[in-house]
RNA sequence: GGGCCUGUAGCACAGCGGUCAGUGCAGGGGACUCAUAAUCCCUUGGUCCUUGGUUCGAAUCCAAGCAGGCCCA
Numbered sequence: 001g002g003g004c005c006u007g008u009a010g011c012a013c014a015g016c017g018g019u020c021a022g023u024g025c026a027g028g029g030g031a032c033u034c035a036u037a038a039u040c041c042c043u044u045g046g047u048c049c050u051u052g053g054u055u056c057g058a059a060u061c062c063a064a065g066c067a068g069g070c071c072c073a
Stems, first nucleotide, its partner, number of pairs: 001072007010025004018056001027043005049065005
């Protein structure tokens, strides 16, 4: 330098054009227990990488850029 993949909550990920963007773990509160752990219930938490475009409507499609990974040179 070229090609491909990934970027969504603190972490790991789902969501593949149409209510208010979700799950697990983690954090906070509670139940249970003599107590702890485990388990169960409730709950906080999001510039959906950035900018622009398409569309009535974009996390989702398109373009450029940024960051990371793999392969080739």